[in-house]
The RNA shown here (c-di-GMP-I-GGC riboswitch aptamer) has 78 nucleotides and comes from Deltaproteobacteria bacterium UBA6601. Its Rfam family is "c-di-GMP-I-GGC riboswitch aptamer". Its Rfam clan is "c-di-GMP_I riboswitch clan". The source organism's lineage runs through Bacteria, delta/epsilon subdivisions and Deltaproteobacteria.

RNA sequence: UCCCGAAACGGCAAACCGGUGGCGACGCCGGGACGCAAAGCUUCGGGCCUGCAGAUGCAGGCGGCCGGGCUACCGAAG
Repeated sequence: UCCCGAAACGGCAAACCGGUGGCGACGCCGGGACGCAAAGCUUCGGGCCUGCAGAUGCAGGCGGCCGGGCUACCGAAG
């Protein structure tokens, strides 16, 4: 350095609940932990979802659906 994910310091936070924004998918804040070694960032490709149109479309949502790209803590074995 690569690979990998033992250990430790720590980190994130599903469902659900409360508040709040949105027509909605869903976002944000607080509580809460199912899980996560990139569950950090990014809609570039695909997928799923919402609204409108209904026809190929348009505008959105999900990065905790998969792939790609960028970045990164620790260091036992290999």